[in-house]
RNA sequence: ACCGAUAAAGGCAAACCAGUCGAAAGGCUGGGACGCAAAGCUAAAGGGCCUGUAAAAUGGCAGCCAGCUACCGAAA
Repeated sequence: ACCGAUAAAGGCAAACCAGUCGAAAGGCUGGGACGCAAAGCUAAAGGGCCUGUAAAAUGGCAGCCAGCUACCGAAA
């Protein structure tokens, strides 16, 4: 470097519910855990998806792939 234990320490939080913002997709806060070894960060200047439209514009998704960065250290 790669890799990822029934390891140690710590972390995040799907659906759903309540409140709130938004035309919507969706966001934020609290509750809640399905899961996650990057479920950390990045959304004009990678792809993809969703919203929206006659087509666009616009807006959104990083828990789809991707890019960048990072804790721990068994086995191979």